[in-house]
RNA sequence: CGGUGGGGCAGAGCGCCAGGCCUCCCGUCUCGGGCGACAGUCCACUCGGGAGGUGACGAGGAGAGGGGUUCAUCGAAGUGUUCGGCGGAUACCCCUCCGGCCGCCACGGGUCGUGACCCGUCCUCUGAAAAGCAGUGAGUGAUCCCUGUUACAAAGGGGGCCGGGGCCGUGGGA
Numbered sequence: 001c002g003g004u005g006g007g008g009c010a011g012a013g014c015g016c017c018a019g020g021c022c023u024c025c026c027g028u029c030u031c032g033g034g035c036g037a038c039a040g041u042c043c044a045c046u047c048g049g050g051a052g053g054u055g056a057c058g059a060g061g062a063g064a065g066g067g068g069u070u071c072a073u074c075g076a077a078g079u080g081u082u083c084g085g086c087g088g089a090u091a092c093c094c095c096u097c098c099g100g101c102c103g104c105c106a107c108g109g110g111u112c113g114u115g116a117c118c119c120g121u122c123c124u125c126u127g128a129a130a131a132g133c134a135g136u137g138a139g140u141g142a143u144c145c146c147u148g149u150u151a152c153a154a155a156g157g158g159g160g161c162c163g164g165g166g167c168c169g170u171g172g173g174a
Stems, first nucleotide, its partner, number of pairs: 014087004019083001020054008032043004057075003063097007098113005104172005117165004122160005132149004137144002
């Protein structure tokens, strides 16, 4: 380094970076500035090359297989690169299968996915995290990891009351 096997943890704002921006190094460079008697040297600006840095903060989300699609839901921060690009993803749509419900059975159809019929108001549950503040460490630096403290969401989902809709077709059984 490669292969195989086993165990543990984590995992989808999850992974990557050729744009952009930033840092360092090497060079370049008219004008300009500093030092110097001169030679020269230093700084800044411009440009080139190389090596790096940045590039989503959590919540939420999976019946199984296959296919397709693309800005795949929600808010927080920030005033702004969380920009831009690529891949992926439990979202959405379709097919097949499995399962719940449609008051016994079968087939069909509908609707959903094990908390399993649809819609709506209200109530309730569902640890926010980053940020901020403080500190340790690594690096020349841009930056990065970690620890402590400390609040503040929305959506979706579960449950409850109420309202509205649906509770089917065919054949049989009782």